[in-house]
RNA sequence: GGGGUGGCUCAGUCUGGUAGAGUACUCGCUUUGGAAGCGAGGGGUCGUGGGUUCAAAUCCCACCC
Repeated sequence: GGGGUGGCUCAGUCUGGUAGAGUACUCGCUUUGGAAGCGAGGGGUCGUGGGUUCAAAUCCCACCC
């Protein structure tokens, strides 16, 4: 100096304002059956602790990996 965000791979941070995508998982449709395809659903203390703010993944400080 860079990084830490669903199980995994990552975006979002610059410019604070509902936490997202792909994949995986579950269910349904389809199929003789399975896969693929299509649709729906569940899953996050955003590394930890504090500060600023009406509001922090985002800004500031310290720490851990």

Transfer RNA from uncultured Pseudobacteriovorax sp., 65 nucleotides, folded computationally. Rfam family: tRNA. Rfam's curators write: Transfer RNA (tRNA) molecules are approximately 80 nucleotides in length. The source organism's lineage runs through Bacteria, Pseudomonadati, Bdellovibrionota, Oligoflexia and Pseudobacteriovorax. Model confidence (mean pLDDT): 80 of 100.